[in-house]
RNA sequence: GCUACUAUGGCUCAGUUGGUAGAGCAAUUGAUUCGUAAUCAAUAGGUCGCGGGUUCGAUUCCCGCUAGUAGCU
Numbered sequence: 001g002c003u004a005c006u007a008u009g010g011c012u013c014a015g016u017u018g019g020u021a022g023a024g025c026a027a028u029u030g031a032u033u034c035g036u037a038a039u040c041a042a043u044a045g046g047u048c049g050c051g052g053g054u055u056c057g058a059u060u061c062c063c064g065c066u067a068g069u070a071g072c073u
Stems, first nucleotide, its partner, number of pairs: 001072007010025004019056001027043005049065005
């Protein structure tokens, strides 16, 4: 330098032939317990890496950039 893939709550990951995003763990509160852990119930938390484009509408499609991973030279 070229190619491919990845980027989504605190962490690990889903999601869709475009229609206002979910799970597990973690956190908080409550119940239970003498108390803790475990268990059960509930709650909060993400404008989907950044900037543009297409579209009535974009996490999803297109372009560029950034970061990471792998391969080639």
Description:
Predicted 3D model of a 73-nucleotide RNA (transfer RNA) from an uncultured Clostridia bacterium. Its Rfam family is "tRNA". By type it is a transfer RNA. Rfam describes the family as follows. Transfer RNA (tRNA) molecules are approximately 80 nucleotides in length.